[in-house]
RNA sequence: UUCUUAUCAAGAGAAGCUGAGGGAAAUGGCCCAAUGAUGCUUCAGCAACCUUCUGUCCUAUACAGAAAAGGUGCUAAAUCCAUCGGGAGUAAAUCUUCUGAUCGAUAAGAC
Numbered sequence: 001u002u003c004u005u006a007u008c009a010a011g012a013g014a015a016g017c018u019g020a021g022g023g024a025a026a027u028g029g030c031c032c033a034a035u036g037a038u039g040c041u042u043c044a045g046c047a048a049c050c051u052u053c054u055g056u057c058c059u060a061u062a063c064a065g066a067a068a069a070g071g072u073g074c075u076a077a078a079u080c081c082a083u084c085g086g087g088a089g090u091a092a093a094u095c096u097u098c099u100g101a102u103c104g105a106u107a108a109g110a111c
Base pairs, nucleotide, nucleotide: 002110003109004108005107006106007105008104013043014042015041016040017039021032022031023030026083027082028081029080044075045074046073049071050070051067052066053065054064055063056062084100085099086098087097088096089095
């Protein structure tokens, strides 16, 4: 880098340095930002993918529960929203709503 599987409306921020942009990319919207964006560092926290333990069990890679030491991840807004397809509502729709896919993110595994 590619592929597979799972999850993505819950949850959790302070300080120091930096100094103007940021919310993945494109377009549109909306929002955050000198009352300090972004990035880095430190500390803290959240969650429970890997992990550990217990139970079920012949065994368990399955299911349920617990833990948080370790490996990651995360700590504005639904992956911020829409974009492509389908359904429903509406006289109709570029409106409202439901849903699938794609893209993306994270984890675990494979090559």
Predicted 3D model of a 111-nucleotide RNA (SAM riboswitch aptamer (S box leader)) from Kurthia sibirica. The model forms 97% of the base pairs in the Rfam consensus. Model confidence (mean pLDDT): 82 of 100. Taxonomically the source falls in Kurthia (Bacteria, Bacillati, Caryophanales, Caryophanaceae).